[in-house]
Context: one part of a larger RNA
RNA sequence: CGUAGGAUACUUGACAGGAUCUCUCCGUAGUACGAGAGGACCCGGAGGGACGAACCUCUAGUGCGCCAGUUGUCUCGCCAGAGGCAUCGCUGGGUAGCCAUGUUCGGAAAGGAUAAGCGCUGAAAGCAUCUAAGCGCGAAGCCCCCCUGAAGAUGAGGUAUCCCCUGGCCUUCGGGCCACUGAAGACCCCUCGGAGACCACGAGGUUGAUAGGCCGGAUGUGUAAGCGCAGCAAUGUGCUCAGCUUACCGGUACUAAUCGGUCGUGAGG
Numbered sequence: 001c002g003u004a005g006g007a008u009a010c011u012u013g014a015c016a017g018g019a020u021c022u023c024u025c026c027g028u029a030g031u032a033c034g035a036g037a038g039g040a041c042c043c044g045g046a047g048g049g050a051c052g053a054a055c056c057u058c059u060a061g062u063g064c065g066c067c068a069g070u071u072g073u074c075u076c077g078c079c080a081g082a083g084g085c086a087u088c089g090c091u092g093g094g095u096a097g098c099c100a101u102g103u104u105c106g107g108a109a110a111g112g113a114u115a116a117g118c119g120c121u122g123a124a125a126g127c128a129u130c131u132a133a134g135c136g137c138g139a140a141g142c143c144c145c146c147c148u149g150a151a152g153a154u155g156a157g158g159u160a161u162c163c164c165c166u167g168g169c170c171u172u173c174g175g176g177c178c179a180c181u182g183a184a185g186a187c188c189c190c191u192c193g194g195a196g197a198c199c200a201c202g203a204g205g206u207u208g209a210u211a212g213g214c215c216g217g218a219u220g221u222g223u224a225a226g227c228g229c230a231g232c233a234a235u236g237u238g239c240u241c242a243g244c245u246u247a248c249c250g251g252u253a254c255u256a257a258u259c260g261g262u263c264g265u266g267a268g269g
Base pairs, nucleotide, nucleotide: 001152005164006163007161008160009159010158011157015149016148017147018146021049022048023047024046025045026044027043033038051106052105053104054103055102059100061098062097066093067092068091069090070089071086072085073084074083075082076081111143112142117137118136119135120134165268166179167178168177169176170175180266185263186262187261188260189205190204191203192202193201210256211255212254213252214251215250216249217248220244221243226239227238228237229236230235
């Protein structure tokens, strides 16, 4: 820009892409078959492997804004207590998120037309013959079925809507002019997001829980500081399952989403 008014929401599916794997065991059954040795199809059931998708309850990692321990050194006058630097100084753990080694799920089943092949009916050719006319079965393959994208599919589709939109004059009726009006809705802008390179997408913008803060909880660390007591002291111990606690959950307008602006028209060849 188009999709013959605009808008919002939900869709159909031409077409395209993805997927399509395989093994073992059990029952049938030591049956059919076979002198025996051996030893099934079909059908039914179960469990694996590889591959793929999604996810984080569990398990395991990571977790440079969480907690603790600790070495050297510097600073806060000193003690105590803290902080800086040293690969995040090193070490032990660890929330959310992200993850695989973890969890769940997938290939299926069904249908249609067939290949090789197997048949029915059956002449040419009184017989025979699956074929010449006709009819049936038959593959991990083909078309569907399953998953995803998809109406710029210019052949531009469909459905819903308590959604929105004027008066006058002229007209060769396509429209033009004047005045008024800028609707529904969308965007800008702002607060943000397991959305994201940007854009887009999604949640919100005071009629508000969108983010931060604060409060409570969860979680993680593992019993803070200070003081008392014991000990010459290092240290231990009580207050103390303490103190602190990121991204998690819930609540709460304290802070910031203020005020505004732009596009879009007027009943539709």

A computed fold for a 269-nucleotide part of an RNA from a Candidatus Polarisedimenticolia bacterium, annotated as large-subunit ribosomal RNA, domain VI. Its mean pLDDT, the model's own confidence on a scale to 100, is 90. Lineage of the source: Bacteria > Pseudomonadati > Acidobacteriota > Candidatus Polarisedimenticolia.